[in-house]
Context: one part of a larger RNA
Order: sequence, then C1' cells, then structure tokens
RNA sequence: ACCUACGAGUUACUUUUUCCGGCAAGGUUAAGCAUCUUGAGAUGUGCAGCCGAAGCGAAAGCGAGUCUGAACAGGGCGUCGAGUCGGAAGGAGUAGACGCGAAACCAAGUGAUCUACCCUUGGUCAGGUUGAAGGUUAGGUAACACUAACUGGAGGACCGAACCGAUAAGCGUUGAAAAGCUUCCGGAUGAACUGAGGGUGGGGGUGAAAGGCUAAUCAAACUUGGAGAUAGCUCGUACUCCCCGAAAUGCAUUUAGGUGCAGCCUUGUGAGUUACUAAUGUGAGGUAGAGCGACUGAUAAGAUGCGAGGGCUUCACCGCCUAUCAAGUCUUGAUAAACUCCGAAUGCGCAUUAGUUCUAUCACAGGAGUGAGGGCAUGGGUGCUAAGGUCCAUGUCCUAAAGGAGAAGAAUCCAGACCAUCAGCUAAGGUCCCGAAAUAAACACUAAGUUGAACUAACGAAGUCAGAUUGCUAAGACAGCUAGGAUGUUGGCUUGGAAGCAGCCAUUCAUUUAAAGAGUGCGUAACAGCUCACUAGUCGAGGAGUUUGGCGUGGAUAAUAAUCGGGCAUCAAGUGUUUUACCGAAGCUAUGGGAUCAGUAAUGAUCGGUAGGGGAGCAUUCCACUCAGCGUCGAAGGUGAAGCGUGAGCUUUGCUGGAGCGUGUGGAAAAGCAAAUGUAGGU
Repeated sequence: ACCUACGAGUUACUUUUUCCGGCAAGGUUAAGCAUCUUGAGAUGUGCAGCCGAAGCGAAAGCGAGUCUGAACAGGGCGUCGAGUCGGAAGGAGUAGACGCGAAACCAAGUGAUCUACCCUUGGUCAGGUUGAAGGUUAGGUAACACUAACUGGAGGACCGAACCGAUAAGCGUUGAAAAGCUUCCGGAUGAACUGAGGGUGGGGGUGAAAGGCUAAUCAAACUUGGAGAUAGCUCGUACUCCCCGAAAUGCAUUUAGGUGCAGCCUUGUGAGUUACUAAUGUGAGGUAGAGCGACUGAUAAGAUGCGAGGGCUUCACCGCCUAUCAAGUCUUGAUAAACUCCGAAUGCGCAUUAGUUCUAUCACAGGAGUGAGGGCAUGGGUGCUAAGGUCCAUGUCCUAAAGGAGAAGAAUCCAGACCAUCAGCUAAGGUCCCGAAAUAAACACUAAGUUGAACUAACGAAGUCAGAUUGCUAAGACAGCUAGGAUGUUGGCUUGGAAGCAGCCAUUCAUUUAAAGAGUGCGUAACAGCUCACUAGUCGAGGAGUUUGGCGUGGAUAAUAAUCGGGCAUCAAGUGUUUUACCGAAGCUAUGGGAUCAGUAAUGAUCGGUAGGGGAGCAUUCCACUCAGCGUCGAAGGUGAAGCGUGAGCUUUGCUGGAGCGUGUGGAAAAGCAAAUGUAGGU
C1' cells in the first nucleotide's frame, strides 16, 4: 500500500410540537392481585395518583371575574377555541449521550537485580622512572649552622598495560548494537576501581548540582482504580431518488476560530393585494456641483494707508521722508470632511391607478445552518489618489455554478446543465495552418516585424499622412552660383591700444547709391583678413514658417537561448472606418421522454446547487401471520451471462456448492463504510 471482517446520533426517564388512533367535559390507571398461558405475553381487577373542565390576588379572600384604587374611572391578568390516554416522528433536558483522542489531577499499592549516595565485609592495580623527610660516613664549627658522598623510599608524583573512562574524527543510522566498532585520547597508589550482602520510595529519595539519577520511563517513576476525567479543539461519521435552499451581517459577551437574540433558509397552518414594477400626485432632505462684497476659517497680486516702527529736523511742539509692518476699503484671483446665500440627479416615505407573478408579502408554530468570507465595478475613509493592502456603502459574481470565450486561470466577457438526439439558429469570441468558420469586400494609414498578448512616461527628432493658418512668388520667389557690400570715419568717450565687433554714450546720424548696420558672427595686441544683413545678375516654379490630429521613432534594463499560444504574416494574417456571409455553448428552437406544482380538465410553468430543512423509497438481520410456498430431481453462498428499474437494487439462467431458504402484510433493530496518521488478520 491493497484486500477481508469490525467500526460512530443509541437507550432510559421528563418535557414540547406535529401526525395516527381510543374515549370525551371528561380522559387514564401505576404497583399489586387473579385467570389463561410461556409469549415481544393476553385479559380482568386495582380509582391511589395525574392532567383537564376558572380565574385573579403576596394573602385573607372573592369569583366570570379579580387585583390595584376613594372610584360605578382607567389599567393588568382572565372569560368568550376540548381535553386526555396510547403509538410514531422531529427537537430540548438529565444521564458518558454520535465515535476516537489528551497533557494532567487524586487514591491505594509495586519497585534501589539499572542507577545515585550510604553501611558491612572482601578483592584488584604488568613494568619502568623520579628520588622528599630521615639516617650513616667524611669535611666543617667553640658548639650549632653548613657542605659532600652514600643510604633511604615519600608523593590525590611521572611514563605506561590490565582496569576505569570517553577528547577528536570516521563508520554505523529499517545498525552486528534501542548508544556500538576503528584509530587517536584522559586517569591508572587513589576524593582509585570492583565483588557479595544490606539501607534510603514518588512532591519522596539520592545528587562533588547536569533538573542529573530513581529498572531502555523523570521539571515529579511504575501498576491498578476514580474513569467512558474534561476537551468552546482536530479528525471521522456508512444506501438511493425527488422539492426548496442559506450565511460569513447587527447587538451583546473574561468576547473575538465559542455562544445568546435578531437577520437570511426550510416545513406546516392561517390571512388575502399585503409584495414588486411603472406612471401620476405629494412630501422630507443638504450629498455631487457651485459659491463665498452670505457666515466661519484659510488665502495670492495690486491700489489706498487708520495705526505702529525707523530716519531727518527741532529746546519742544509742528512738520518732512520711507526697499519696514499693517487694520479697513477698492480691483483682480482663488479655497474647505467637521463653511453654506444656493443646490441637483438618483434613492427614500405616503396616496391613487395600471401591470407582473403557480403569493413573490405578512403572522403563528416545528427544524436548521451561518455569525473566518473573497474578487470585480462604482462612491468614499486610511495608506504613497501604493498593494492580490485595509475599513465602510451600493450592486454583482465566486463561495454553493457546470458549459463557451479569455493559450493556460474561483469570481473578466457570454450564458444558468431534468434526460436523450450523428437536427437547426445564435451569444461572447472568432474565420491563413495547428482549429470549426472569409487567404471576404471597400477606402485609408503603418515600414517600426511597430504590431498581431499585457505594460511605460517626462523629454528628444526636417519619420510619414491628413487638415488649419501667415508671409514671399513670372514686376521672377526659395536654394545654389557670379559680383558688390562703399564714404564722412579710426563716430564720441574710455584706454597702453579700442579702427563695425572689451566696455560706456547716442538725434545709431549723414553722403554716394542697385545696395551696403556708426554693423550678424569668426578673427587681430591694435589694425589687417573672412563672413552676414542688404543689392544686382544668372536660373525658372513653387517655396518658407507657425499650428492641430493619425500612425510610427529614440528614451526601453532580469534571470530556460528565444518566442505574438505556436507556425508564421507587410496593398497583412497589423491599425482605423464601413459592409455582407459563415463558425461558434449544456443558451434558444425542434422531436421524444421523466418528475414537481397549479388546474375539474385541456394545458401551463418549473426541475445547477454546499451548510441545511422537507418528502418518497431500496437493501440487511430477527419476529408474527401468510403462501397446503421452494429445496438432495440440489437451499444459502460463490462465479459468469441475459433482462428489468430514474436509482438504491431486482428477476431469470449456466457452472460451482451440498442443506437449508424465500413471497406477501405488518413489527423490531447490534440496520448499509473509502477515508477517523481507525482496530484485527492476511498478502
């Protein structure tokens, strides 16, 4: 992992609602006893008790009323609907109460053959090294001290086996081993190691102390019991079909992943226009917008300048001035969720009328689940006008929704699957090939493979197309070429110099001219030189700007070599506008069939679905009756085949098997397995 068997809403009592039945202003017996009987017992008796038929009040009490109250008022609770007993079903309560699951708590016992420490009594430590105290002899001293040699054999001394340990690495890791093996390593006469016997017991022991050890168990051992502890937590919870079908919100909560009430779902009963939509009429309102010489605040520029500051002047006052501040007024501009002189659209309330719908609405009663939501669009708060962020509101979808499109994708677009069909039409989206359908039509644009998926900017550029507009132009434009571009004058000032061209000034003038600036740029120390404006000639037709829009271009950077889904595509298979065909879904239609609901019928409508509510069935085991049921002429079971039923399933039959089993109507349940890291067995 698979297979087989087992495996989870039960039972008792109390209570409530519905259905079925008996009796009924009544209903009913319990234990016990008796008879019949041996069954899932039946019948009789038993009238104790219980519920109901009257309530109100704290009570005395009164009574279809009563209590409050001064009350003949008002108000509260009653009167004006029949109960009760039994059966079945749905809930609730008390019990283990659908099943499995703690860590823990308590009690009584069992453990020191492991290990910790202690007690008693024994045992063990190859070999080698060092050489303390002391001693002897010699020297030495007044005597000591002291020196040398020898002797001696101390030590939690040294090296190193046994023994005890365990530093590092490797191996081992379903091991040879639930702690080992190999090599290296520490101690190895000591606070050493060890045998045997004994002691200390669970909030206790023991501990050179690590919360260590206390029998592979230790921040409180193990065994049994309380005990099915408790678990707002996790997991699991078993056959079929049919109808309806949620919620993830509000308030409260030692509450936030739980619960109560309400909301939303379902079933039953009742009411009967209540519901929804539209029109009309009529209301409330202060949002969007707008506005602010209409308030409250915030606020830019200018004019004026009450007043203040500063300066001048003066003995002082007066007075004058101002790169200052500034009330108020005026002109122009402009702002606000907690501003409003104003003010919509929607939405909302009420009324009337009409329409829609198998009443969609409301009330009561039984049963729930939900109370983690999420995406998208729109209006906002928060955040960075960040987030697949977060918090509200309105809608929608996913959740609980399959199908088609979007390459692929919960919620984007289209569209809501009762069943069948090798029929048709469409939606979104598509029609060169992969791929069903146009290599369709018309007119443009794009040259960047831009693009054909998504996504980018500020800014830059004689890309290109279309439009608007202003000058110039056969009296010759624009561009090119040829020629001129002068004189007073080197204008004046300044300056070392300043001559068109460092700088300043300006009546930047005047003359000759076809035209030529007291000079557009380069250049020189200053001149010089080159050039431009301007003019003539040549040439011969459009040319120069400004601006708007379309499509392109640079800007342009991410991790598989790369790619529009791919191949590939350029008068497109790209982009824009227009047109006609076609394809395309579980949509719609057609044909046949089923179910539910409404209806007398004809017929019509409906039938996606998680949690959940309701209804109808199938199968298993046992019991009662039944079929004068079946069976060694072959039961159950096993294994094939055929048929029937919407399904759970059922029937017939071949082979196997070898002794029991079924139909119908009821009843009773140890009554259905794929899951629980389920239990046991097998493979």
Molecule: large-subunit ribosomal RNA, domain II
Organism: Bacteroides faecis MAJ27